[in-house]
Parts: sequence; C1' cells; structure tokens
RNA sequence: GCGCUUGUAGCUCAGUGGAUGGAGCGUCUGUUUUUUAAGCAGAAAGUCAUAGGUUCGACCACUAUCUAGCGCG
Repeated sequence: GCGCUUGUAGCUCAGUGGAUGGAGCGUCUGUUUUUUAAGCAGAAAGUCAUAGGUUCGACCACUAUCUAGCGCG
C1' cells in the first nucleotide's frame, strides 16, 4: 500500500428498512434476612465509531474517514 472482518448501556452480546433500541452480568433504590449473600420489585445508564448521501422511513442497505483485529505484498 491492498483486501477482509469489527465498532450498539460499565462489560459480554442480540437486533438484516416500519421505528418510544433490547437481553444477560454489573451498578443504584426498596423489600426480605440478625448481617452478608441469594431471592423478589423497581430504576438509572446509548449522539447505535464519525460524517455525508439514498429512502416516506436507516442500528440495518450505499460512500468516505477513524478505531481494533486478520491476511497479502
């Protein structure tokens, strides 16, 4: 330099055009318990890497850039 893959909550991931974006773990609050843990109930936490364009509508398809990884030279 070229090609491929990847980027979504604190972490691990799901979400292949219909729209108020989810799960598990973790965190916080309440409850239960002598206490901790476990259980139960609830809550917070996302500019969906960035920008642009396509579309009635984009996490999703397109383009460029960036990040991480792999391969080729």
Predicted 3D model of a 73-nucleotide RNA (transfer RNA) from Lathyrus oleraceus. It matches the Rfam family "tRNA". Taxonomically the source falls in Lathyrus (Eukaryota, Gunneridae, Pentapetalae, Hologalegina). RNAcentral holds the sequence, with entries from Rfam.